[in-house]
RNA sequence: GCCGAGGUAAUCUAGUCCGGUAAGGUGGCGGUCUCGAAAACCGCUGGCGUUUCGCCUCGGGAGUUCGAAUCUCCUCCUCGGCG
Numbered sequence: 001g002c003c004g005a006g007g008u009a010a011u012c013u014a015g016u017c018c019g020g021u022a023a024g025g026u027g028g029c030g031g032u033c034u035c036g037a038a039a040a041c042c043g044c045u046g047g048c049g050u051u052u053c054g055c056c057u058c059g060g061g062a063g064u065u066c067g068a069a070u071c072u073c074c075u076c077c078u079c080g081g082c083g
Base pairs, nucleotide, nucleotide: 001082002081003080004079005078006077007076010026011025012024013023020066027045028044029043030042031041032040046056047055048054049053059075060074061073062072063071
């Protein structure tokens, strides 16, 4: 230099093919149970704010579209292969 795979909330992953609500596990917090703890079960759990609600977030930027994690372009990083 060329080709391929990948980057999603603290962490691990699904979702991309065929555009339409940011989904699950782990971890964390609270609760039930227990003399107490573990285990199990239940609830909550991305960020910000003026918190029954609103806005933002899928490596970064731009574009297409009513609508983008998903399509297009540029770019950064990781892994593998070729030279």
Transfer RNA from Methanomassiliicoccales archaeon RumEn M2, 83 nucleotides, folded computationally. Its Rfam family is "tRNA". Rfam links the family to the GO term triplet codon-amino acid adaptor activity. By type it is a transfer RNA. RNAcentral holds the sequence, with entries from Rfam.